[in-house]
Context: one part of a larger RNA
RNA sequence: UUGGGCGUAAAGCGCGCGUAGGCGGCCGGCUAAGUCGGGAGUCAAAGCCCGGGGCUCAACCCCGGCCCGCUCCCGAAACUGGCCGGCUUGAGUCUGGCAGGGGAAGGCGGAAUUCCCAGUGUAGCGGUGAAAUGCGCAGAUAUUGGGAAGAACACCGGUGGCGAAGGCGGCCUUCUGGGCCACGACUGACGCUGAGGCGCGAAAGCUGGGGGAGCGAACAGGAUUAGAUACCCUGGUAGUCCCAGCCGUAAACGAUGAUCACUAGGUGUGGGGGGCUCUCGCCCUCCGUGCCGAAGCCAACGCAUUAAGUGAUCCGCCUGGGGAGUACGGCCGCAAGGCUAAAACUC
Numbered sequence: 001u002u003g004g005g006c007g008u009a010a011a012g013c014g015c016g017c018g019u020a021g022g023c024g025g026c027c028g029g030c031u032a033a034g035u036c037g038g039g040a041g042u043c044a045a046a047g048c049c050c051g052g053g054g055c056u057c058a059a060c061c062c063c064g065g066c067c068c069g070c071u072c073c074c075g076a077a078a079c080u081g082g083c084c085g086g087c088u089u090g091a092g093u094c095u096g097g098c099a100g101g102g103g104a105a106g107g108c109g110g111a112a113u114u115c116c117c118a119g120u121g122u123a124g125c126g127g128u129g130a131a132a133u134g135c136g137c138a139g140a141u142a143u144u145g146g147g148a149a150g151a152a153c154a155c156c157g158g159u160g161g162c163g164a165a166g167g168c169g170g171c172c173u174u175c176u177g178g179g180c181c182a183c184g185a186c187u188g189a190c191g192c193u194g195a196g197g198c199g200c201g202a203a204a205g206c207u208g209g210g211g212g213a214g215c216g217a218a219c220a221g222g223a224u225u226a227g228a229u230a231c232c233c234u235g236g237u238a239g240u241c242c243c244a245g246c247c248g249u250a251a252a253c254g255a256u257g258a259u260c261a262c263u264a265g266g267u268g269u270g271g272g273g274g275g276c277u278c279u280c281g282c283c284c285u286c287c288g289u290g291c292c293g294a295a296g297c298c299a300a301c302g303c304a305u306u307a308a309g310u311g312a313u314c315c316g317c318c319u320g321g322g323g324a325g326u327a328c329g330g331c332c333g334c335a336a337g338g339c340u341a342a343a344a345c346u347c
Stems, first nucleotide, its partner, number of pairs: 003319004007301002012315001014200004021193003025087007033080002035076008049065006090190001091187004095182004102176007109153001113149008124135002161168002205246006214240002219235004257314006265292012296303002320347003329340004
């Protein structure tokens, strides 16, 4: 609960596509469902309410009266709706350019690391606050040559780019999505949002198969300590990687839903176009991304043309703390668990 809100106090669904629904540009015509005006019928009586009256007052009683609702008739035509016709500014298509770690598959490369083989070489190496466990005379560490493997791509690199979000970074090829700009042409409102629904969705985790260099939950040992089931050290299994299939969560954050319009500026930076100069450079403009700031907003912090300002449409959500994002039920999942979601009681 016809209220007020949702950056940080409770509150924006993790993100998209889209169904129903809600909402919807400019001009003309018709209509008359909504809407508005008038009239009629009905809304039993009593009661309530308003006006008047009668019992000395009141309670009580008597008389008169609505508004509103519903139905019908007549009328109005601005707005909403419906039908018809037209338009181009919303939306979209075509053409020509441009930038990009956007996605998928395949291939290639160098540095580093570890391991293996061989050479040189000898007593230490490693590690720490200091040590020890550990490795090493069966030759380690160091160094040189050769080989193997897996994973990640230094510099460029940026407050920079791309993507709806999650996220994306060596190089090349193939396939593929989106965006921006410019000039015209075309379609002619085809739009916005979106309950359900469907899809995507980091990490961890799960199933089957592969792979396993480094790192490394668990675990073991060494230290530290009163203890040390930790922090530090030496090892190390799952995992981290690939393929296929699940899971569906997060401080999934800008803690800020989407779309449209309007409202001072200044200064960086990425992409495109135009103009001047036609050398440096400067100016204008569209799209993105930062910082600082006017008005305004805000409890303050702060936000401020990338709004948290001013308005509009649609969706989601909140309504004191604990109990509890729990129980129960349902749906989903192999499981872990996820989604939906209370109450008693208590302060």
Predicted 3D model of a 347-nucleotide part of an RNA (small-subunit ribosomal RNA, central domain) from an uncultured bacterium. The prediction has a mean pLDDT of 92.